This is a predicted structure of a 64-nucleotide RNA (Pistol ribozyme). Its Rfam family is "Pistol ribozyme". Its family is annotated with catalytic activity in the Gene Ontology. For this family Rfam cites "New classes of self-cleaving ribozymes revealed by comparative genomics analysis" (Weinberg et al., Nat Chem Biol, 2015).

RNA sequence: AUUCGACUAGACGAGUAUAAAUAGGUGUCAGGUCUAGUGCGGCAGGGUUCUUCCCUGCAUCAUA
Numbered sequence: 001a002u003u004c005g006a007c008u009a010g011a012c013g014a015g016u017a018u019a020a021a022u023a024g025g026u027g028u029c030a031g032g033u034c035u036a037g038u039g040c041g042g043c044a045g046g047g048u049u050c051u052u053c054c055c056u057g058c059a060u061c062a063u064a
Stems, first nucleotide, its partner, number of pairs: 001016005006038006025063003032040001042058006
C1' cells in the first nucleotide's frame, strides 16, 4: 500500500497475491469477530406445485 473475517464506515485480527483462520478478550447462542446501519447468511410462523419457491416477523446473550 493492498487482500481477507456477508456489505458500508470505524475498531480488532491475519496475510502479501493468496483468501484463508486454531487469530479477532472470555464464555454463550441457530445467529457469522465487535459497534451503527443494511437484513446477505440465520431463526420463527404461514402458504405452496411439498423438490423448491413465496409472504410476514425477529435480528445472540452475559461479562471483563
The RNAcentral record of the sequence draws on Rfam and ZWD. RNAcentral records the identical sequence in 2 taxa. The coordinates come from a structure-prediction model, not an experiment, and the mean pLDDT is 87.